[in-house]
Molecule: transfer RNA
Organism: Myxococcales bacterium UBA1238
RNA sequence: GCCGGAGUGGUGAAAUAGGUAGACGCGCUGGACUCAAAAUCCAGUAUCCGAAAGGAUGUGUGGGUUCGAUUCCCACCUCCGGCA
Repeated sequence: GCCGGAGUGGUGAAAUAGGUAGACGCGCUGGACUCAAAAUCCAGUAUCCGAAAGGAUGUGUGGGUUCGAUUCCCACCUCCGGCA
């Protein structure tokens, strides 16, 4: 230099013939159980604003296509693999 793959809540990972983002697990928080703890069980857990109801934003970054993009197209960034 060329080719291919990956980037999604705190973390691992799912969802893609374009249509409710985050299923499922780990972790964390609260509770139950216990003399206490572990294990187990139940509930909650992206960010911001708000007393609440609710609203806005969010799939590496910036553009494009589209009524609508995590998904398609272009450029770039980071990581992994291959070729030279």